[in-house]
RNA sequence: CACGCGAAACGGCAAACCUCCGGCGACGGAGGGACGCAAAGCAACCGGCCUCAAGCAGGCAGCGGCGCUUCCGAA
Numbered sequence: 001c002a003c004g005c006g007a008a009a010c011g012g013c014a015a016a017c018c019u020c021c022g023g024c025g026a027c028g029g030a031g032g033g034a035c036g037c038a039a040a041g042c043a044a045c046c047g048g049c050c051u052c053a054a055g056c057a058g059g060c061a062g063c064g065g066c067g068c069u070u071c072c073g074a075a
Stems, first nucleotide, its partner, number of pairs: 005073002012037002017032006035062001041068002045065003048060004052055001
């Protein structure tokens, strides 16, 4: 120094729910709020689940795989 790993520290994100907005809807955005998260950062390639006005349509990355990027440094 790198990888693995995840003690500590500085911080980070934000489930359910509530309010407003968009959408047929799943769901998304903003504010509040914290169940949790060491990638709960990004990405829809594969599987899975969900939606519909049923298509070469849409959604979920906090379901799993895979890819890329990233803070810290004990055992």